[in-house]
Context: one part of a larger RNA
RNA sequence: GCCGGUGAGUUUUUGAUUGCAGCAUCAGUUUAACCAACUAAGUUGGGAAGACGAAGUGAAAGCGAGCCCUAACUGGGCGAAUUAGUUGCAAUUAUUAAACCCGAAACCGGGUGAGCUAACCUUGAGCAGGUUGAGUCCCUCAGAAAUGGGGGAGGAGGACCGAACUCGUGUCCGUAGCAAUGGGCUGAGAUGACUUGAGGUUAGGGGCAAUAUGCCAAACGAACCCGGAGAUAGCUGGUUCUCCCCGAAAUAUAUUAAGGUAUAGCGCUGGUUAUAACACAGGGGGUAGAGCACUGAAUGGUUCGUGGCGGAGCAAUCUGUCGCAACCAAUCAAACUCCGAAUACCUGUACUUUUAUUCCAGUAGUCAGACUUGUCGGUCUAAGCUGAUGAGUCGAAAGGGAAACAGCCCAGAUUCCCAAUUAAGGCCUCUAAAUAAAUGCUAAGUUUUUAAGGAAGUCACGAUCCAGAGACACCCAGGAAGUUGGCUUAGAAGCAGCCAUCUUUUAAAGAUAGCGUAACAGCUCACUGGCGGAUGGUUUGUGGCGCCGAAAAUGUAUCGAGGAUUAAGCAUUUUGCCGAAAUUGGAAACUUUUUAUAGCCGCAAGGCUGUAGGGAUUGGUAGGGGAGCGUCUUAAACGCAGUGAAGUUGGUGCCGUAAGGCCUGGUGGAGCGUUUAGGAGUGAGAAUGCCGGC
Numbered sequence: 001g002c003c004g005g006u007g008a009g010u011u012u013u014u015g016a017u018u019g020c021a022g023c024a025u026c027a028g029u030u031u032a033a034c035c036a037a038c039u040a041a042g043u044u045g046g047g048a049a050g051a052c053g054a055a056g057u058g059a060a061a062g063c064g065a066g067c068c069c070u071a072a073c074u075g076g077g078c079g080a081a082u083u084a085g086u087u088g089c090a091a092u093u094a095u096u097a098a099a100c101c102c103g104a105a106a107c108c109g110g111g112u113g114a115g116c117u118a119a120c121c122u123u124g125a126g127c128a129g130g131u132u133g134a135g136u137c138c139c140u141c142a143g144a145a146a147u148g149g150g151g152g153a154g155g156a157g158g159a160c161c162g163a164a165c166u167c168g169u170g171u172c173c174g175u176a177g178c179a180a181u182g183g184g185c186u187g188a189g190a191u192g193a194c195u196u197g198a199g200g201u202u203a204g205g206g207g208c209a210a211u212a213u214g215c216c217a218a219a220c221g222a223a224c225c226c227g228g229a230g231a232u233a234g235c236u237g238g239u240u241c242u243c244c245c246c247g248a249a250a251u252a253u254a255u256u257a258a259g260g261u262a263u264a265g266c267g268c269u270g271g272u273u274a275u276a277a278c279a280c281a282g283g284g285g286g287u288a289g290a291g292c293a294c295u296g297a298a299u300g301g302u303u304c305g306u307g308g309c310g311g312a313g314c315a316a317u318c319u320g321u322c323g324c325a326a327c328c329a330a331u332c333a334a335a336c337u338c339c340g341a342a343u344a345c346c347u348g349u350a351c352u353u354u355u356a357u358u359c360c361a362g363u364a365g366u367c368a369g370a371c372u373u374g375u376c377g378g379u380c381u382a383a384g385c386u387g388a389u390g391a392g393u394c395g396a397a398a399g400g401g402a403a404a405c406a407g408c409c410c411a412g413a414u415u416c417c418c419a420a421u422u423a424a425g426g427c428c429u430c431u432a433a434a435u436a437a438a439u440g441c442u443a444a445g446u447u448u449u450u451a452a453g454g455a456a457g458u459c460a461c462g463a464u465c466c467a468g469a470g471a472c473a474c475c476c477a478g479g480a481a482g483u484u485g486g487c488u489u490a491g492a493a494g495c496a497g498c499c500a501u502c503u504u505u506u507a508a509a510g511a512u513a514g515c516g517u518a519a520c521a522g523c524u525c526a527c528u529g530g531c532g533g534a535u536g537g538u539u540u541g542u543g544g545c546g547c548c549g550a551a552a553a554u555g556u557a558u559c560g561a562g563g564a565u566u567a568a569g570c571a572u573u574u575u576g577c578c579g580a581a582a583u584u585g586g587a588a589a590c591u592u593u594u595u596a597u598a599g600c601c602g603c604a605a606g607g608c609u610g611u612a613g614g615g616a617u618u619g620g621u622a623g624g625g626g627a628g629c630g631u632c633u634u635a636a637a638c639g640c641a642g643u644g645a646a647g648u649u650g651g652u653g654c655c656g657u658a659a660g661g662c663c664u665g666g667u668g669g670a671g672c673g674u675u676u677a678g679g680a681g682u683g684a685g686a687a688u689g690c691c692g693g694c
Base pairs, nucleotide, nucleotide: 001694002693003692004691005690006689011097014094015093016092017091018090019089020088021087022086023085028052029051030050034046035045036044037043038042056063057062066078067077068076069075100238101237103235107228108227109226110225111224112223118202119201120200121199122198123197124196125195126194127192129161130160131159132157136153137152138151139150140149141148142147165189166188167187170185171184172183173182204220206216207215208214213222241628242627243626244625245624246623251264252263253262254261255260265366266365267363268362269361270360271359275356276353277352279349280348281347282346283345289339290337291336295333296332297331299329300328301327302326303325305324306323307322308321309320310319311318312317369394370393371392372391373390374389375388376387377386378385399410400409401408414588415587416586417585419584420583421582425578426577427576428562429561430560434575436574437573438572439571440570441569447564453548454547457545458544459543460542461541462540463539465537466536475530476529477528478527480504481503482502485499486498487497510525513524514523515522589618591616592615593614594613595612596611597610598609599608600607601606629683631680632679633678634677635676636675637674638673639672640671647667648666649665650664651663653662654661655660
């Protein structure tokens, strides 16, 4: 890992609701313990003690169809008048318990451990060889002595080197290993606070510890074993057959609350009901907008107002500047309003659709939401960000489109069949349908990524001025004189710089727009003539489509691809076609409603079952409701079986919407089934499930 088996809402107590049944409905219903009889269990008969109900009300005494409040109600509260209960069974739910199942780390109690290891006690054992040579003593020399020198004896030391022994420094190997800590090489101590044998002592809120949170039997921040014990787990995982009907929430409030829970909201089931929605009419409002009348903000101006600081004046006064105030003009505001919508909300009236509405009872799930879009708050008018509010989709929704793509566009799948009509979106090929039509635009493969900004791209529509008295552009020619203007300067001659910028000749020509020279010179320009002959040209504005701006990491890689240029691009228009589980046609089923009808029950009202016709419905997670299938077993009735039960294994056999049922071949060799009524250890794919096999 696979296969097989096994594996999770159970039972008890006490309530509640619903259904069915007994008795009662002229008010009752019911036994508990216990006893007796007969029996294998158990059944039957006793047993009214008690419980609920039949009357309420008051704190109560009490009174009573009334009672209480009060001194007392014409008042108020609770009742009667309006009658049904009770016992059992079943289902659902709450409660009590382990309470759907598995799962802690922990806590407590009683024991077992120091044959591992830590420390200690008692008694033993071990340490090759070599080196160094302390105190002390002897001899001798020096010295008065202390003491010192030399020689010898001797053998101290947590001394030295180094085996055994003890340890474990570095590195390599090993890493399901030779080994749950090893091996090789290298290394530390090796007469000591040394090493070691045997026997003992210390025990878990404890011991031991040259303290490392170390050790206490291969896992010690508190050992192990058994027990309390099925501890508890607001947490994770799992929770087993079928079909049919309905179908949520991710919000509010509270919470030692925030991934939990309670109540409300939204779901379902059973009743109930006038409503609900739409329309019309009537309301209050202070939002959007707008405005400046208040509150504040903010710009410009005026002034016979007023204050500060200056100036002139002997003074009066005049004047400069900066504020304040008033006025004029034009503005701004979530916490401004002289104003003021649309929606929404409330009330009333009536039609239609019909239960969508309300209330009551029972019972859930939900309390992490996501994106798109409208209007807003926060942020950076950032976020696949965050919060609010309205709508939509997803969640819980399949199908078609967007290449692929929960939340976008179209559209809501009961089942089957064959076609058709369409939606969004498309119609060159991949790929179903137009290489359709008309008129333009684009040359950028723009299409098939973005901005500020930039540009004789191109198309369309304007405006401006020039133009057969000849425009614009090219070409030819001229572009002069006073004068080298004055100043400055080494020089300054149109052209370093400063000042001025006149006059003349002219068709025209600046005291010069640029290049140039040391300064001149030289080359152009403005300006003029000629040439030539334009439904033209200069400047400018608006709009359409394009261009640049435009750099990224595996491989073209920002059309899905091929590929496409009077298009297969863009704009406007037209006609066709394709295109979905939408719609339409045919058949069938379910649910529900209505009409007709048959049968059964019932005094009746009505209920149940069936048939035929019409209408409507049938996506679905959490979740609610309904109806069934199958397994084991009990009772009764009826059946099958050695002429072959169960089980097992085949069948392109049959039936049912499904769970499933039946038939039949092989195997097997002794029990099994159907119907009705019960009872459950009743359904397996998941739990890192458990057991077994491979």
A computed fold for a 694-nucleotide part of an RNA from a Candidatus Gottesmanbacteria bacterium, annotated as large-subunit ribosomal RNA, domain II. Its mean pLDDT, the model's own confidence on a scale to 100, is 82.